A computed fold for a 1519-nucleotide RNA from a metagenome, annotated as small-subunit ribosomal RNA. The sequence is in RNAcentral, with records from SILVA.
């Protein structure tokens, strides 16, 4: 610090996902040892058992028992002593408000953080003044009697105190009052005066010199501590009040009566409506009142560069609650966790009458839960309560256990150790790799084990002895010092030493890219993985294992969570023309901004001082545990807040000026700026006459419709209603909507121009009002033309549509809603700066003119171009999207959803605001290459148009489909499969079928035995094979035993074999686009980039062929040329070829030439080269000469990038996989040749341009030795027979080409056509012609009279049309390939159809139109709305009731202290009781809200192949 993931590919927008830290964690696997930490996040659910607060005999009264030991004993027991003034109990004091625990409630002065307190209290603790007197009467233990199951309760009687009350005192305190001073005006503080109010002769210890009793002593007295009452001070600690700061919703906008002051009371430690009575009517709130949700707050943790952003466990301060709810009581404190009372639910005991309890203390326990632990030890330390103390008690603490829950440290060896061991993996079979790894050898000794030593943590206390002070008569005592002595839960632990021995101690995730690490098996869209993108459908580094590897380590991963990364909520630090995203427009209230200049305040603002900002955390520094975690000091920091001083440049505030913003006054001239009345004429329609006949009207073409009842056309006349042609114009006005005939009245705005005044008056503008096109609503008119709906007519598979004929709301007008729009410049408002050009519209200057133009200029609208900047591009550019400044409005990933629900508004349609579940991995904008288009220009091509023959019908042949079969092997399938692989299936071939047989094989290599090889038999058998039987022996070397090479047979394992899959694993070869002009590169420039540019553009060309022009300049691969043939001459050579001339034959047949043909080597030849024109003086076109040939002559060979996953594993090659007595290999037979159909190519015809018959001419090219095969015989023919001659310009197929010509015939007929089919005879070839050859002869003689809809081929030696060869091949051709011989017709032209090039426009295609794509139906699954209703929860209102309890009242019941008193009792004082307020719980009504259910329904989302059309997307076929 980033990355992946939208696309063919780029920029950008933008989401979603990863790497990172963190954690009270959980869950997987896997676990050596230790230190520090941590450990109910869920049910404030229930909660067994035992602990968690008591202590003081130095405050009082009373006081056991066990049990011991004595003494009596009727042996039952008694009685003393000791246990002991002890235990449990009481009374009386202090604690019991602290310490622990939870976080439920609480949006609030609960928290934080600063103040206030002049409105307050503070027990114990310091200090420091005074005090401290005389007297009383209770009552609990305890004793009696009673009640009850208990839990407790009642009467009676006795008794004490540091408990309780009365009187005395009263400095100060406290109230009232007067002076004085301060003051926030409320009240402090000081002084006077007057009132009323306190205590504990208390408790220990110790002295007796003086009094008393008197033996030790004791009592007064002293005394020493400790208490006790009253001040005053401090110090801790609470209580209140105050500004300030920290959640969410506005789909919560109003809310409030005790509410808001005030007056007077009450009540409190104290201020106050804290409460009351009166009185006023006011308080709060868009700077969020009220409601609603959610939450302890805080230091701090976590994360981040930080701003933030999340979170509030352990620690540490605050609140707040103790089973729910209500409630005083006691106290210095409580409304009180281990108190008390009601009320309520649960639980537990109960004799049913009653009664007990509250683990959110610290252990447990039951239940939730993914999940959190022991009913342990000890007061030794630290702290706390009581005590004089000693000491008790203390689940606070301090330790242990238990948990890898976290952090941190150690460990699990260390060196050497190459035959690179075995083995496992992989393999190209050579080897790689695991791996110095092991294993051998040498060390070492943590940790864990054994055995020994062994801390620190303790300091007080206390005893026990010594000294010392102050005090006293004096001694005890008492404080104080110093010595021994005794106190550890953890613990024999920490640390140390020794012992033995490598010995006991390594896993878990990951290895497809982001991310670091790769191969084999296996699996085959199964199974399964994933955090995104995505893997898997037979070669999967992504899935499962295994080897190896990377990471991390006692841990590893997963899951959830927070922050980061995310500038993805932007203060730091975005953005809004097209990506989401500018309000439809003005006006304008609050707010927010605010011109120049001068003084004065100093709130902001900035600077020094101070207080505070708890402490622990963090950071730095040093120290302490062997290190570190962890700890301990000491600094820093704590960004805050308050108090003070000072500055005064900006804000701001006040005061005072000023004119540039802003505005008002004069004066002009533009405008479709608004309203209202009026008026005008031109067109449609009606109506009325007239003329005047058969049609009109529409359309692509109809038709519906009008029209002889006279229409359309035309003429006049009239009604009516809407609109305002030319002018008109990216001309004007308007804030937008939006505004167009004239005239007039009424009005608002902009602009110029010159002074003059006012003196910041301004700019925006949540809310708020107003204006808003069109449709649409309500009244009520109008109503010609248009025209939803509708209706017919057409179109069409359908057409509810597009076209056509009509037609009604409505369009128009009055008033009055509606408020929305692609209400757009898709760009808010306002100001000021920032190169020009050039148009137009309004006013004005300047120069010239008689003016009008032209020019120059200003100032204000409006358009175009462009620089600079800017933008992701595209584009914007003084009319910004440029650089700034105000304000306002709005955005945050798609889809759900311009949507639900609520709330406002509306007559109603509906608007406006505005979610979530659920789901997606994208969605999106701009540009770039293709691709496509029923865009758009150019341009080629037998494309098409003009032609000539075909095909589609008929028979036949052949391929192909279906069928059928045992088997009919396989393949190839739009063009560009189908007479194709096959250039030749009777066996064989041959891959299939049935059958027989073989298992190291028919074929290859290696080993081992034998025999050389090989030849002739015979037997079974359909062969194959099987058994048998004779013959025969070579070649090298030799040391003569043998050996070796080949070859045959037999054996043994490696292997062989496979036309067995897969052409979608492949090479190679093919086929098509298409012989189409294309295809790319290198430097260079453009661009952010994909990518442009070169290759575009003018012109030409078959051709990116050439020229010109040009940010391009070159250059490859294609093109075209160089090859081959065929056309014309040359020349070379003349045999087997020719044959002028000569001489001979029947015959170039010889002899003889080499001239010709011809053969085959070599040249030549043509290049737009000449000429004339056209064109840019080009390149090049036309025409012409000359020429055998003329514009690439004719052909042919050549096929660029690449496209189809195109064909081919059955040519061959080849990975992989399968098979291995079979999928291999052999024979026999069959079959690949079937046949209802169908479909493709093709032959031969339907005849007269022909048949047949008969005479007669003229090729080229090829091919022959397991061959071509003459002459000659024979057959009617295929053919025999037979063999010259050729290895081939010689001989030979083969000779006769054949069509043609020429004569005859037949005369339009299913024929003298035509020839299937059939019968019958033969011929060849072959082991064999039945399944299943060709051919000949005799007979037969079928369809079939030129072929529907569609469809092919040819542009010249073609086409048509004849007939030759040749390859395969024993035979076997109508297919294929190959020669010649006759030999046409047409092409106007590029609209149309196919294909194709090249530019250019649009796209939402990119698998590229055979593409994308939308909606309704039906199905499965999800969430979610609405729904008669139902069930909860919470909360207001009213109203009823009213527990405990405080006050209040009343107290006739009952009353020890106090007075009085005739002693009878009265009075005062309390206390019960009763009444009253207020109140919890509970009930009854009605309300809100929330939340779940819910028949039904209403939409949405997801979902590899369902149905219907085909809405966008191209002009998407009706933009």
């Nucleotide at each position: 610090a980033g990355a992946g993931u939208u696309u063919g590919a780029u920029c950008c927008u933008g989401g979603c996902u990863c790497a990172g830290a963190a954690c009270g964690a959980a869950c997987g696997c896997u676990g050596g040892c230790g230190g520090c930490g941590u450990g109910c996040u869920u049910a404030a659910c229930a909660c067994a058992u035992g602990c968690a607060a008591g202590u003081c005999g130095a405050g009082c009264g009373a006081g056991a028992a066990c049990g011991g030991g004595a003494a009596u004993u009727u042996c039952g027991a008694u009685u003393c002593c000791c246990u002991a003034g002890u235990a449990a109990a009481g009374c009386g004091g202090c604690g019991c408000a602290c310490g622990g625990g939870u976080g439920a409630g609480u949006a609030a002065c609960a928290c934080g953080u600063g103040g206030g307190u002049a409105a307050u209290c503070u027990g114990c603790c310091u200090c420091u003044g005074g005090g401290a007197u005389c007297g009383g009467g209770a009552u609990a233990a305890c004793g009696g009697g009673g009640g009850g199951a208990a839990a407790c309760c009642c009467c009676c009687g006795c008794u004490a105190a540091u408990a309780c009350c009365g009187g005395a005192u009263a400095a100060g305190a406290c109230c009232a009052c007067g002076c004085c001073u301060c003051u926030u005006c409320g009240g402090g503080g000081g002084c006077g005066c007057g009132g009323g109010a306190a205590a504990a002769u208390g408790g220990u210890g110790g002295c007796c010199g003086a009094u008393c009793c008197u033996u030790u002593g004791g009592a007064a007295g002293c005394u020493u501590c400790c208490g006790c009452c009253u001040g005053g001070a401090g110090a801790u600690g609470a209580g209140c009040c105050c500004g300030c700061g920290g959640c969410c919703c506005a789909u919560u906008a109003g809310c409030u009566u005790g509410u808001u002051g005030g007056c007077g009371g009450g009540g409190u430690a104290a201020c106050g409506g804290c409460c009351c009575a009166c009185c006023a009517a006011g308080g709060c709130u868009u700077c969020g009142a009220u409601g609603g949700g959610u939450a302890g707050c805080u230091g701090g943790u976590c994360u981040g560069a930080g701003a933030g952003g999340a979170c509030g466990a352990u620690c540490a301060g605050c609140c707040a609650c103790a089973c729910u709810g209500g409630g005083a009581c006691u106290g210095a404190g409580a409304c009180a966790c281990g108190g008390c009372c009601c009320a309520g639910a649960c639980u537990c005991c109960u004799a049913c009458g009653g009664g007990a309890g509250g683990c959110a203390g610290c252990a447990g326990u039951g239940g939730g839960g993914a999940a959190u632990a022991u009913u342990g030890c000890g007061c030794a330390a630290u702290g706390g309560g009581c005590g004089a103390a000693a000491g008790c008690c203390u689940g606070a603490c301090g330790c242990a256990g238990c948990a890898a829950c976290g952090c941190c440290g150690c460990g699990u060896g260390u060196g050497u150790g190459a035959u690179g061991a075995a083995g496992g993996c992989c393999u190209u079979c050579g080897g790689g790799u695991u791996g110095u790894a092991a294993a051998g050898c040498a060390c070492u000794g943590u940790c864990a084990g054994g055995a020994g030593g062994g801390a620190a943590g303790a300091a007080g206390g206390u005893g026990a002895g010594u000294g010392a002070g102050a005090g006293u008569a004096a001694c005890u005592g008492u404080u104080c010092a110093c010595u021994c002595a005794u106190u550890g839960a953890c613990g024999g632990u920490a640390c140390c030493u020794u012992c033995g021995g490598a010995g006991g101690a390594a896993g878990c995730a990951c290895c497809g890219g982001c991310u670091a690490a790769c191969u084999c098996c296996g699996u085959g869209c199964c199974a399964g993985c994933a955090g995104c993108c995505g893997c898997g459908g037979u070669a999967a580094u992504a899935c499962g294992g295994a080897g190896g590897g990377u990471g991390c380590a006692a841990g590893c991963g997963u899951u959830g969570u927070u922050c980061g990364g995310a500038a993805u909520u932007a203060u730091u630090g975005g953005g809004c023309g097209u990506a989401a995203a500018g309000g439809g427009c003005g006006c304008g209230c609050a707010g927010g901004c605010u011109g120049c200049u001068u003084g004065c305040c100093a709130a902001g603002u900035c600077a020094g001082g101070u207080g505070u900002g708890a402490a622990a955390u963090c950071c730095c520094u040093c120290g302490g545990c062997u290190c570190a975690a962890c700890c301990g000091a000491g600094g820093a920091a704590c960004u805050g807040c308050g108090c003070u001083u000072g500055a005064a440049a900006c804000u701001g505030g006040c005061a005072a000026g000023c004119u540039g913003g802003a505005g008002u006054a004069c004066g002009g001239g533009a405008g479709a700026g608004g309203g209202a009345a009026g008026c005008g004429g031109a067109a449609u329609u009606c109506c009325g006459a007239g003329u005047g006949u058969a049609g009109a009207g529409g359309u692509g073409a109809a038709a519906u419709u009008c029209g002889u009842a006279g229409a359309u056309a035309c003429u006049c006349g009239g009604a009516g209603g809407a609109a305002c042609a030319c002018c008109g114009g990216c001309g004007g006005c308007g804030a937008a909507g939006g505004c167009g005939g004239c005239u007039u009245c009424c009005u608002g705005g902009a602009c110029c121009g010159a002074u003059a005044c006012u003196g910041a008056c301004g700019c925006u503008g949540a809310g708020g009002c107003g204006c808003g096109a069109a449709a649409g609503c309500g009244u009520g008119g109008g109503g010609a033309g248009c025209a939803a709906a509708c209706a017919g007519g057409a179109u069409u598979a359908g057409a509810u549509a597009c076209c056509c004929u009509g037609g009604u709301a409505g369009u128009c007008c009055a008033c009055g809603c509606c408020g929305u729009a692609a209400a757009c410049g898709a760009u808010g408002a306002g100001u000021g700066c920032u190169a020009g050009g050039u148009g137009u519209c309004g006013c004005g200057g300047g120069u010239a003119u008689u003016g009008a133009c032209c020019c120059c200029u200003g100032c204000g609208g409006u358009g175009c171009c462009g620089c600079a900047g800017c933008u992701a591009a595209c584009g914007c550019a003084a009319u910004a999207a440029g650089c700034a400044c105000u304000c306002c409005g709005c955005c945050u990933g798609g889809g759900g959803a311009c949507u639900a629900c609520g709330g406002c508004c509306g007559c109603a349609a509906g608007g406006c605001u505005a979610a979530a579940a659920c789901u997606c991995a994208a969605a999106g904008g701009a540009a770039u290459u293709g691709a496509c288009g029923g865009g758009g220009g150019c341009c080629c091509g037998c494309a098409c148009a003009a032609g000539c023959g075909g095909u589609g019908g008929a028979g036949c042949a052949u391929g192909u489909u279906g069928u059928u079969u045992a088997a009919u092997u396989c393949g190839a399938u739009g063009c560009a499969a189908c007479g194709c692989g096959a250039a030749g299936a009777a066996c064989c071939u041959u891959a299939c079928c049935c059958g027989g047989g073989u298992u190291u094989g028919a074929c290859a290599u290696c080993c081992c035995u034998g025999g050389a090889a090989c030849c002739c038999g015979c037997u079974g058998g359909a062969a194959a094979c099987a058994g048998u039987g004779g013959g025969g022996u070579g070649c090298c070397c030799u040391u003569c035993g043998g050996g070796g090479a080949g070859c045959c047979a037999g054996g043994u394992g490696a292997c062989a074999g496979g036309u067995g899959c897969u052409g979608c694993a492949u090479g190679g070869c093919u086929g098509u686009c298409g012989u189409c002009a294309g295809c790319u590169c290198g430097u260079g420039u453009c661009g952010u980039g994909a990518g442009a540019u070169g290759u575009u553009g003018g012109g030409u060309u078959a051709a990116g062929u050439c020229c010109c022009g040009c940010a391009a300049c070159g250059a490859g691969c294609g093109c075209a040329a160089c090859c081959c043939u065929c056309g014309c001459c040359c020349u070379u050579a003349g045999u087997u070829g020719c044959c002028a001339g000569c001489a001979u034959u029947c015959a170039g047949u010889u002899g003889g030439g080499u001239a010709c043909u011809c053969u085959a080597g070599g040249g030549g030849g043509a290049c737009u080269g000449c000429c004339g024109g056209u064109g840019u003086u080009a390149a090049a076109c036309c025409g012409g000469a000359g020429g055998a040939a003329g514009a690439u002559g004719g052909g042919g060979a050549u096929g660029a990038c690449g496209u189809c996953a195109a064909g081919u594993c059955c040519u061959c090659a080849u990975g992989g996989c399968c098979u291995u007595u079979a999928u291999a290999c052999u024979c026999g037979g069959g079959g690949c040749u079937a046949c209802a159909a169908a479909c493709g190519u093709g032959c031969u015809a339907c005849a007269a341009u022909g048949g047949c018959c008969g005479g007669u001419a003229c090729a080229a090219a090829g091919g022959g030795c397991a061959g071509c095969g003459a002459u000659a015989c024979c057959g009617c023919g295929a053919g025999g027979u037979g063999g010259a001659g050729c290895g081939a310009a010689u001989c030979u197929c083969a000779a006769a080409a054949a069509a043609a010509c020429c004569g005859g015939u037949c005369u339009c007929a299913g024929u003298c056509c035509g020839g299937a089919u059939u019968g019958g005879a033969g011929u060849c070839u072959g082991c064999a012609a039945c399944u299943c050859g060709a051919c000949u002869c005799c007979a037969u003689g079928a369809a079939g009279u030129u072929g529907g809809a569609a469809u092919c081929g040819c542009u010249a030696g073609u086409a048509a049309u004849c007939g030759u060869g040749g390859a395969u091949c024993a035979g076997c051709a109508u297919g294929c390939c190959a020669c010649g011989g006759u030999g046409a017709a047409u092409a106007c032209g590029u609209u149309c159809c196919c294909g194709g090039g090249c530019c250019u426009u649009g796209u939402a295609c990119a698998c590229a139109c055979c593409g994308c794509c939308c909606g309704u139906c039906a199905c499965a699954c999800c969430a979610u709305g609405g729904g008669a209703g139902u069930u909860g929860c919470a909360u207001g209102g009213a109203c009823c009731a009213g527990a405990a309890g405080u006050c209040g009242u009343u107290g006739a019941g009952c009353u020890a202290a106090c007075c009085c008193u005739u002693c009878g009792g009265g009075g005062g004082u309390g206390c019960a009781g009763g009444c009253g307020c207020c109140c919890a719980a509970g009930g009854u009504c009605u309300g809100u809200g929330u939340a779940g259910c819910g028949a039904c329904u209403g939409g949405g989302g997801u979902g590899a192949a369902g149905u219907c059309g085909c809405a966008a997307c191209a002009a998407g076929g009706u933009a």